[in-house]
Context: one part of a larger RNA
RNA sequence: GAUUGAACGCUGGCGGCAGGCCUAACACAUGCAAGUCGAGCGGAAACAGAGAGUAACUUGUUACUUUGCUGUCGAGCGGCGGACGGGUGAGUAAUGCUUGGGAAACUGCCCAGUCGAGGGGGACAACCAUUGAUACGCCACUCCUGUUAAAGGGAGUGGGAAAGAAGGGGACUCUUCGGAGCCUUUCGCGAUUGGAUGUGCCCAAGUGGGAUUAGCUAGUUGGUGAGGUAAAGGCUCACCAAGGCAACGAUCCCUAGCUGGUUUGAGAGGAUGAUCAGCCACACUGGAACUGAGACACGGUCCAGACUCCUACGGGAGGCAGCAGUGGGGAAUAUUGCACAAUGGGCGCAAGCCUGAUGCAGCCAUGCCGCGUGUAUGAAGAAGGCCUUCGGGUUGUAAAGUACUUUCAGCGAGGAGGAAAGGUUAAUAAUUAAUACUUAUUAGCUGUGACGUUACUCGCAGAAGAAGCACCGGCUAACUCCGUGCCAGCAGCCGCGGUAAUACGGAGGGUGCGAGCGUUAAUC
Numbered sequence: 001g002a003u004u005g006a007a008c009g010c011u012g013g014c015g016g017c018a019g020g021c022c023u024a025a026c027a028c029a030u031g032c033a034a035g036u037c038g039a040g041c042g043g044a045a046a047c048a049g050a051g052a053g054u055a056a057c058u059u060g061u062u063a064c065u066u067u068g069c070u071g072u073c074g075a076g077c078g079g080c081g082g083a084c085g086g087g088u089g090a091g092u093a094a095u096g097c098u099u100g101g102g103a104a105a106c107u108g109c110c111c112a113g114u115c116g117a118g119g120g121g122g123a124c125a126a127c128c129a130u131u132g133a134u135a136c137g138c139c140a141c142u143c144c145u146g147u148u149a150a151a152g153g154g155a156g157u158g159g160g161a162a163a164g165a166a167g168g169g170g171a172c173u174c175u176u177c178g179g180a181g182c183c184u185u186u187c188g189c190g191a192u193u194g195g196a197u198g199u200g201c202c203c204a205a206g207u208g209g210g211a212u213u214a215g216c217u218a219g220u221u222g223g224u225g226a227g228g229u230a231a232a233g234g235c236u237c238a239c240c241a242a243g244g245c246a247a248c249g250a251u252c253c254c255u256a257g258c259u260g261g262u263u264u265g266a267g268a269g270g271a272u273g274a275u276c277a278g279c280c281a282c283a284c285u286g287g288a289a290c291u292g293a294g295a296c297a298c299g300g301u302c303c304a305g306a307c308u309c310c311u312a313c314g315g316g317a318g319g320c321a322g323c324a325g326u327g328g329g330g331a332a333u334a335u336u337g338c339a340c341a342a343u344g345g346g347c348g349c350a351a352g353c354c355u356g357a358u359g360c361a362g363c364c365a366u367g368c369c370g371c372g373u374g375u376a377u378g379a380a381g382a383a384g385g386c387c388u389u390c391g392g393g394u395u396g397u398a399a400a401g402u403a404c405u406u407u408c409a410g411c412g413a414g415g416a417g418g419a420a421a422g423g424u425u426a427a428u429a430a431u432u433a434a435u436a437c438u439u440a441u442u443a444g445c446u447g448u449g450a451c452g453u454u455a456c457u458c459g460c461a462g463a464a465g466a467a468g469c470a471c472c473g474g475c476u477a478a479c480u481c482c483g484u485g486c487c488a489g490c491a492g493c494c495g496c497g498g499u500a501a502u503a504c505g506g507a508g509g510g511u512g513c514g515a516g517c518g519u520u521a522a523u524c
Stems, first nucleotide, its partner, number of pairs: 001524004006520005013371006019364002021329001026327003030324003035080003040077002043073002047071003050067008087282003096207007105199002110195007118147001120145003128137001164187006172181003208254003215245003220242008257279004261272004284305005307318004335361001337360003343357001344355004374404004384395004408465001410460005418451001422446009468513005473494003479508005489496002
């Protein structure tokens, strides 16, 4: 000199863009952070509508009962998603990361292709009823399970897939007159091939310190065979051989998430890994598996432990290293805010619902950047202050005065963009037996904003509301007076102070930077 996730002291006008528990991976009150689908199913607890019935009469209202009939929908069965997104850095010096290669694999949703979806059976919920110690009985499905014929696999026989739903419809058939079969469109289902994406695995090189750590290793190193896995492999096991690693640092100990980057530096290099992005690990502590395409699963399950809470003492409940917030620790780090309008995600045909992701707002000079605190004129060089050789000098065009301007803040009015969607109507095209339906495109109409009193523009009034901090002996830009008298004090280094202190304290003046300025800490 540059830099910082900074802190402290004094001071503090506005805006934009960023950042904000580095310490206790300490403990957590409260609320929210993962749901969705009725176009899978049986259904109807709540709300609203409609129909039917009864009663009252103000004869079209009220009250009650009832019907899933309609909009919808609590709880339940079922599907998909809770493996993403969000947090933290405890562990990990290599089962990690970075770069470059590789072969023995799986991959839900998505894309392209081929083939198929025949025919039976069964339970468990919800609900209803009863009992109450447990049980038992009724019912549906895109729930579960065989069978026929395939695919794949394997060898000569075994094995063995599926599910329907919604919209529309001219004949024909059935009908409990509601519809169903049938045809068609869309979505879904099963098998299989290829792709894409994601994931698992292997190899090499690189990736801290310590030798006051020199030897380490028995599933250890290799082979054969078997088991296991989605998959190669001592991954596991039986047998056999006796190997494997190490001074190019094995083993052990300490420290540490890694990288793109950040910072400094002319570079080489050093230091570092906040924010943002990629990978990894973890989810109160330790262990385990289940489900699933994917987990050995932050807001899932089981076991053990510590801690906390409730209890009628019989027994139960919990996990903020999600967003806010609390206590504690600390020099130190924010609101128990608004919205799903946009972007993205989950579910859904869609409308939509959910989303503390995200978008915004609030707090903080924490940082960077921009703007302002007025401009011009004004010598009687006013008064006051300070110094003085008492002549004067300086503060100083500074003020006052005169003439202007109005950024920003304030008040009032107008006002974009972030909006693409979605809905509805019509036309055209595709599909089709069809001018239904559905889908696509186009056009008209309609229509969605948390921020928001938005940005921005115009008007109004008046210099009106807006300057400090450090330093002045040398390094180092900037000097005099008073007080003090080796005292009080200063100090980064050299050093100042013992009666004329430009070095202490105050004042006047000056220098530097400026909504900041200094100090401390840290890195180069």